[in-house]
Parts: sequence; structure tokens; C1' cells
RNA sequence: GCAAACCCGUCGCGAGGCGGGGACGCAAAGCCUCCGGUCCACACGCGGGUCCCGCCCGGUGCGGAUAGCGGGGUCGCCG
Repeated sequence: GCAAACCCGUCGCGAGGCGGGGACGCAAAGCCUCCGGUCCACACGCGGGUCCCGCCCGGUGCGGAUAGCGGGGUCGCCG
């Protein structure tokens, strides 16, 4: 210097974001989604459960969130 959880307000379908209070922690807990993870949402003449349909689980794809989940990039205080 930053600011977790929690509380209040606000935005969002949601994950979550923003502002205020508040400190669990943090040399990068500054910034950036390139890679992986996790989370949300939508789609599928995909697979399974169900007598069928809702619905649920898995898979795949697309969109989003998380930089305080790692990897990576980049700037960086005192000694």
C1' cells in the first nucleotide's frame, strides 16, 4: 500500500461486479483471460435414469465469472 469473511446499498437470470463499513490475509492480494482448473448460464435429431413427459446426471459446444486457484506476460517500494 492492498483488503478476505460478514453487513448495508446497488447492478446482474446467475456465477459475480461496483460503492460504503470491516480486516482474514498478501512483494506483487498492481494490471492483463494466453494455458489449465473451478463456478454460472444457454444450446444439443448426444448418452443414461424415469412407463412417458417434466425433471435429474454425464458429455460436447458457445457465452460469461474468478487475476485473493495455479501457470504465463508486464510494470514495480525500502534495504

RNAcentral holds the sequence, with entries from MGnify. A computed fold for a 79-nucleotide RNA from a soil metagenome, annotated as c-di-GMP-I riboswitch aptamer. It matches the Rfam family "c-di-GMP-I riboswitch aptamer". Rfam's curators write: GEMM was predicted in a large-scale screen for bacterial structured RNA regulatory elements. Its Rfam clan is "c-di-GMP_I riboswitch clan".